[in-house]
Predicted 3D model of a 74-nucleotide RNA (transfer RNA) from Kangiella koreensis DSM 16069. The organism belongs to Kangiella koreensis, within Bacteria. It matches the Rfam family "tRNA". The RNAcentral record of the sequence draws on Rfam.
């Protein structure tokens, strides 16, 4: 210097054949339960889908760039 894979909620991932309020698990809070705690049960909060553009009515999902990780080749 070139390929190729990632980047979605504090974490670990879905979703990614373009459709309408974008999820689960763990974890934080709140609540019942108990003398307490922990298990367990119920409920809530959290996300410009790295970032900029562009295509489409319409984009997390399709295209270019750019930043960040990872690996391969010289």
């Nucleotide at each position: 210097a070139c390929c190729c894979c990632c980047g979605u909620a504090g974490c670990u991932c879905a979703u990614c054949u373009g459709g309408a309020u974008a999820g689960a698990g763990c974890g934080u809070c709140c609540c019942c339960c108990u003398c307490c705690u922990a298990a367990g049960g119920g409920g809530a909060a959290g996300g410009u889908a790295a970032c900029a553009g562009g295509u489409u009515c319409g984009a997390a999902u399709c295209c270019u760039g750019u930043c960040g990780g990872g690996g391969g080749u010289g």